Model confidence (mean pLDDT): 83 of 100. This is a predicted structure of a 72-nucleotide RNA (transfer RNA) from a Candidatus Omnitrophota bacterium. Lineage of the source: Bacteria > Pseudomonadati > Candidatus Omnitrophota.
[in-house]
RNA sequence: GCUGGCGUAGCUCAGUGGUAGAGCGAUGGUUUUGUAAACCAUUGGUCGGGGGUUCAAGUCCCUCCGCCAGCU
Numbered sequence: 001g002c003u004g005g006c007g008u009a010g011c012u013c014a015g016u017g018g019u020a021g022a023g024c025g026a027u028g029g030u031u032u033u034g035u036a037a038a039c040c041a042u043u044g045g046u047c048g049g050g051g052g053u054u055c056a057a058g059u060c061c062c063u064c065c066g067c068c069a070g071c072u
Stems, first nucleotide, its partner, number of pairs: 001071007010024004018055001025043006048064005
C1' cells in the first nucleotide's frame, strides 16, 4: 500500500429499515446470628465521528478514526 472483519450499557454480546435488548456487574430490599447463595426491585446508552438515502437508519450507501486478520 491492497483486501476482509469488527466498533451497541461498566464487561461479554444480541438486535437482517418501524418502541434499543439479554446475561454478568452495580445499588437497595427480603431471607440469615453474620457472609455467601437464592428471590424481588432499581440502575443503566449521543448505537466510534461526520455526511447521504428514506415517511422512518443501530441496520442501507459514502467518508474518516480505532482495533484485528490476511496479502504484498

Rfam family: tRNA. By type it is a transfer RNA. Rfam's curators write: Transfer RNA (tRNA) molecules are approximately 80 nucleotides in length. RNAcentral holds the sequence, with entries from ENA.